[in-house]
Context: one part of a larger RNA
RNA sequence: CGUAGGGAACUUGAGGGGAGCUGACCACAGUACGAGAGGACCUGGUUGGACAAACCUCCUGUAUACCAGCUGUCCUGCCAAGGGCAUAAGCUGGGUAGCGGAUGUUUGGAAGGGAUAAGCGCUGAAAGCAUCUAAGUGCGAAACCCACCCCAAGAUAAGGUUCCCCAUCCUUUAGUGGAGUAAGGACCCCUGUUGACCACAGGGUUGAUAGGGCGGAGGUGUAAGCAUGGUAACAUGUUGAGCCAACCGCUACUAAUCGUCCGAGGG
Numbered sequence: 001c002g003u004a005g006g007g008a009a010c011u012u013g014a015g016g017g018g019a020g021c022u023g024a025c026c027a028c029a030g031u032a033c034g035a036g037a038g039g040a041c042c043u044g045g046u047u048g049g050a051c052a053a054a055c056c057u058c059c060u061g062u063a064u065a066c067c068a069g070c071u072g073u074c075c076u077g078c079c080a081a082g083g084g085c086a087u088a089a090g091c092u093g094g095g096u097a098g099c100g101g102a103u104g105u106u107u108g109g110a111a112g113g114g115a116u117a118a119g120c121g122c123u124g125a126a127a128g129c130a131u132c133u134a135a136g137u138g139c140g141a142a143a144c145c146c147a148c149c150c151c152a153a154g155a156u157a158a159g160g161u162u163c164c165c166c167a168u169c170c171u172u173u174a175g176u177g178g179a180g181u182a183a184g185g186a187c188c189c190c191u192g193u194u195g196a197c198c199a200c201a202g203g204g205u206u207g208a209u210a211g212g213g214c215g216g217a218g219g220u221g222u223a224a225g226c227a228u229g230g231u232a233a234c235a236u237g238u239u240g241a242g243c244c245a246a247c248c249g250c251u252a253c254u255a256a257u258c259g260u261c262c263g264a265g266g267g
Stems, first nucleotide, its partner, number of pairs: 001154001005165007015151004021049007033038001051108005060100003066094005071086006112146003119139004166266001168179003184262004188204005209255003212251005218244003225238005
């Protein structure tokens, strides 16, 4: 821009893409079959492998400053307690969310239908027989078409359903051009495990969108100060303390103010 007014929501599916694998075991049954040795079809069930997808409850890695410990040095006057630097983390031990990984978890192939291939048939003539074929007709594969998952009306043949907004004003030779509006939308702002940007999604005071606060989960692992014991290093008590990021809730304290613009008139 188009989809013969403007909009909102929900959809159909032309067409396209993906997937499509397979073992073992158990029952049937030591049955059918077979002299025996051996040993089934069919059907039902169980459990794997590889592959694929999704996810992070569990397992696992990271987690750059969440907690603790440690050394040297400088600083906060000193002790104690802390801070800086030693990496663009000083080193070490742990570690939430997220993210990553599979070695983790869950799920998938199916079942079913249609039309068939080879093949097997029925009826059956040409050709008094025979013949699955010539007319007719039935079965029959992981392949094909559906079915399963995903995209999808620019499918220009531009689809469908429901609902909302209406028919103003000026102007033109005109089916033109313009103005202000409607429904609605956007700008702007607060944001997102949405994302390169854009887009998308949530929210904008009639508000829990983000931050803060409060509570919880979770992580570190018993803070500081004081007291007690010890010459002291230190230990014990107060104390599962103190501190704490992203997680889960609650709460308008802070910030989403106020506003502006676009947007039909239907040959």
This is a predicted structure of a 267-nucleotide part of an RNA (large-subunit ribosomal RNA, domain VI) from Elusimicrobium minutum. Its Rfam family is "Bacterial large subunit ribosomal RNA". Rfam links the family to the GO terms structural constituent of ribosome and ribosome. The sequence was found in a public genome assembly. Lineage of the source: Bacteria > Pseudomonadati > Elusimicrobia > Elusimicrobiaceae > Elusimicrobium. The coordinates come from a structure-prediction model, not an experiment, and the mean pLDDT is 85.